[in-house]
RNA sequence: CCGCCCGUAGCUCAGUCGGUAGAGCAGCUCCCUUUUAAGGAGACGGUCGUUGGUUCGAUUCCAACCGGGCGGA
Numbered sequence: 001c002c003g004c005c006c007g008u009a010g011c012u013c014a015g016u017c018g019g020u021a022g023a024g025c026a027g028c029u030c031c032c033u034u035u036u037a038a039g040g041a042g043a044c045g046g047u048c049g050u051u052g053g054u055u056c057g058a059u060u061c062c063a064a065c066c067g068g069g070c071g072g073a
Base pairs, nucleotide, nucleotide: 001072002071003070004069005068006067007066010025011024012023013022019056028042029041030040031039049065050064051063052062053061
């Protein structure tokens, strides 16, 4: 320098052809228990890497950047 893949909750990850987003774990509250652990219930938690473009509407499509990984010169 070129090519490919990835970026979504604190962490690990879903999200089938575009219709304003979920799970598990962690943390919080409550129940249970002599207490802890385990178990049960609930709530909270996200400008979907950034900026533009297409569209009535973008996590999803397009482009350029940013960060990480791999490969080739």
Predicted 3D model of a 73-nucleotide RNA (transfer RNA) from a Minisyncoccota bacterium.
It matches the Rfam family "tRNA". Rfam describes the family as follows. Transfer RNA (tRNA) molecules are approximately 80 nucleotides in length.
It was read from a public genome assembly.